A computed fold for a 360-nucleotide part of an RNA from Nesterenkonia muleiensis, annotated as large-subunit ribosomal RNA, domain IV. Its Rfam family is "Bacterial large subunit ribosomal RNA". Taxonomically the source falls in Nesterenkonia (Bacteria, Bacillati, Actinomycetes, Micrococcales).
Context: one part of a larger RNA
RNA sequence: UCACGGUUAAGGAACUCGGCAAAAUGCCCCCGUAACUUCGGGAGAAGGGGGACCACCCUGGUGAUCAGGACAUGCUUCUGUGAGCUGGUGGUGGUCGCAGAGACCAGGGGGAAGCGACUGUUUACUAAAAACACAGGUCCGUGCGAAGUCGUAAGACGAGGUAUACGGACUGACUCCUGCCCGGUGCCGGAAGGUUAAGAGGACCUGUUAGCGGCCUUUGGCUGCGAAGCGGAGAAUUUAAGCCCCGGUAAACGGCGGUGGUAACUAUAACCAUCCUAAGGUAGCGAAAUUCCUUGUCGGGUAAGUUCCGACCUGCACGAAUGGAGUAACGACUUCCCCGCUGUCUCAACCGUGAACUCG
Repeated sequence: UCACGGUUAAGGAACUCGGCAAAAUGCCCCCGUAACUUCGGGAGAAGGGGGACCACCCUGGUGAUCAGGACAUGCUUCUGUGAGCUGGUGGUGGUCGCAGAGACCAGGGGGAAGCGACUGUUUACUAAAAACACAGGUCCGUGCGAAGUCGUAAGACGAGGUAUACGGACUGACUCCUGCCCGGUGCCGGAAGGUUAAGAGGACCUGUUAGCGGCCUUUGGCUGCGAAGCGGAGAAUUUAAGCCCCGGUAAACGGCGGUGGUAACUAUAACCAUCCUAAGGUAGCGAAAUUCCUUGUCGGGUAAGUUCCGACCUGCACGAAUGGAGUAACGACUUCCCCGCUGUCUCAACCGUGAACUCG
C1' cells in the first nucleotide's frame, strides 16, 4: 500500500452520473391501516404495543383413586370427587441482564411521474428491457381432394378437424373512442372498346434452275425470262391473360396545405378574400421516450433545481389498431422527492486475517 472482515466522536447523502456499496428493516401475537379501485384489491399499507425465566391463579384435554346410585351382578353403566400428566393467544406477583424473536436465519418504508395491462419469454459467454409473447379486437383467405406448408413425385401436416374451424396480417387486458382522403401504389370486381405473345394464316417479294430467248469472236462466252420441287423472308386477317379503361376498398401501403386582410386602446382574429389539393389533422393529448431555438414562460418543491411535478400552446417535426387518451393491480424497468439509516462523504483512524514491499 492492497484485498477481505469489523468498529468509530460530531454531522448524516454534504459523496456520486446515480444512496453504487454499506447500514437499517426483518419472526410471531395484538391494535390499527389512506388515496385510489376493474370492489378482487391496495395491505404485511403506513404506524404503534407485547415477547425470557420462576411461582400462583384462571382455563382446555385426559382422567388414577375414592364415594354413591342403577340394574342385564359385569373386565357393566351413571353421577360426583378430582391426584398425576398435558395444552393455553390469558391474569397477577417476582428474578436476572445493557439487551429476552438475546446467536444463525430473517420485508426498509412512503409520495409522484413515464413505459408496458398482468404471470411469462429473450441476446448460452458485455443488453432482462419500454423489446418478444399474451388473453382480447379487427381485416383477409379457405366449402373440404379446403386454403396454407413440406416434397420432383408418391405422400404427409393442416385434421381423423369442417367456417363457434383452419391459415395469414396488424393491433395488444380493461374503459372512452377510433375523424377526413380511393388522386398514387396494392387488392377485389367488371367486361364494351384500345393495345398485346406464341400459334394459325399465307398475299407479295426472293435464292436455286429443267427449259426458252437475244447478241457475239460459236466444241464456247455474255445476257434476259423462268415451271415444278426445295429453300429464305413475310403483310392483311384471327387469337388469351395482362396493361390501358370503368367501379369498389384505408383496423390495405399510405396521405391529412399556403397567402393576404379584418373587431371603437393595443393585441388577437370568430369573419372575409384568394391559390392549390385526393383530402387538408377531427376527438384527445402536447417543450412529451416526440420541442431544434430551450435551462421556452408561469406555478410547486430547494437557501440555491439544465433533472422532476402541474399548467400554457409558439406541435422545428403528436394524433387516432404503423392505434389516440386514460387506467386499479403488477415490474431485479426508467425518472424525481421524502422518512428511516448509515464511513458514500466532511476526513480519516484503529483492529483482525491474508498479500506485496523494506530491513534482518